[in-house]
RNA sequence: GCUGAAUCUUGGCAAAACCGCGCGAAAGCCGGUGACGCAAAGCCACGGGUCGUCUCAUGAGGGCAUGAACGAUGGCCGGGUUGCCGCU
Numbered sequence: 001g002c003u004g005a006a007u008c009u010u011g012g013c014a015a016a017a018c019c020g021c022g023c024g025a026a027a028g029c030c031g032g033u034g035a036c037g038c039a040a041a042g043c044c045a046c047g048g049g050u051c052g053u054c055u056c057a058u059g060a061g062g063g064c065a066u067g068a069a070c071g072a073u074g075g076c077c078g079g080g081u082u083g084c085c086g087c088u
Base pairs, nucleotide, nucleotide: 012038013037017033018032019031020030022029023028036075042081043080044079046078047077048076049073050072051071052070053069055068056067057066058065059064
């Protein structure tokens, strides 16, 4: 220097559920309680997926459906980016 095997600490985040004269049309988000789990389950909506419909269009009208647009989801995946540990 290369390869292989094995292995670890301090800590971190926070699912469902419940609470809230909370925010939002909704999906969902925020705060608290709580841990299902996560080595990026830190951050970012660029690509895909999924979810929503206050709005617009089409389907004669309502319901409903499809599309657009907008929104959500980073704990759906990819990608970008930052961080922590690494005894033997």